[in-house]
RNA sequence: GGGCCCGUAGCCCAGCCUGGUUAGAGCGUUCGACUGAUAAUCGAAAGGUCAGGAGUUCAAAUCUCCUCGGGCCCA
Numbered sequence: 001g002g003g004c005c006c007g008u009a010g011c012c013c014a015g016c017c018u019g020g021u022u023a024g025a026g027c028g029u030u031c032g033a034c035u036g037a038u039a040a041u042c043g044a045a046a047g048g049u050c051a052g053g054a055g056u057u058c059a060a061a062u063c064u065c066c067u068c069g070g071g072c073c074c075a
Base pairs, nucleotide, nucleotide: 001074002073003072004071005070006069007068010027011026013024020058029045030044031043032042033041051067052066053065054064055063
């Protein structure tokens, strides 16, 4: 230098291909229930510029382009 894949909550990931209700699960955190107390269990809550920007569209995490970061392969 070229090709491909990935980037979504504090962490690990689904959702993307096929655009459309309010963006989700598990773990973690906080609060509550339970207990003599803890653990386990149960319930609830907080937590997101969907890597950044632009475009297309009535509507974009999802489609297109550029950029940034990471990984793999080729040279």